[in-house]
Record summary
Model confidence (mean pLDDT): 81 of 100. The RNA shown here (c-di-AMP riboswitch aptamer (ydaO/yuaA leader)) has 118 nucleotides and comes from a soil metagenome.

RNA sequence: CGCCGAAUCCCGCGUUAGUCGCGGGAACGGGGGACCCAAGUCGUUGGGGCGCAGCGCCGAAAGGCGCGGGGCAGUCUUCGGCCCAAGCCCGUCAGCUAACCUCGUAGGCGUCGAAGAG
Numbered sequence: 001c002g003c004c005g006a007a008u009c010c011c012g013c014g015u016u017a018g019u020c021g022c023g024g025g026a027a028c029g030g031g032g033g034a035c036c037c038a039a040g041u042c043g044u045u046g047g048g049g050c051g052c053a054g055c056g057c058c059g060a061a062a063g064g065c066g067c068g069g070g071g072c073a074g075u076c077u078u079c080g081g082c083c084c085a086a087g088c089c090c091g092u093c094a095g096c097u098a099a100c101c102u103c104g105u106a107g108g109c110g111u112c113g114a115a116g117a118g
Base pairs, nucleotide, nucleotide: 001110002109003108004107008026009025010024011023012022013021014020027105028104029103030102031101032100037095046093047090048089049088050087054067055066056065057064058063069084070083071082072081075117076116077115078114079113080112
């Protein structure tokens, strides 16, 4: 100076300073939560949430293939190229959902080109 991601900014105090701590505000993101609508019951490895990380097939497994998904220096589209395709949480419980309630603001990295539009 940038990239992934919601994960940034401002004010006050600790304070003389600090990438630290606490409090407040703004902004961004997530969850719960009516009428209406939807919803038959049972299954206990039942059900559900964040996220691109989902589905199908083969395989004892590891893994592989296909269809989809995501990312790559201002924004959008197209073409080509490369990469990812995890992890974690709730705890038997949650459809949608106005009011309302509540939670997070981390962490990890270093840049692929071309054309057009604006």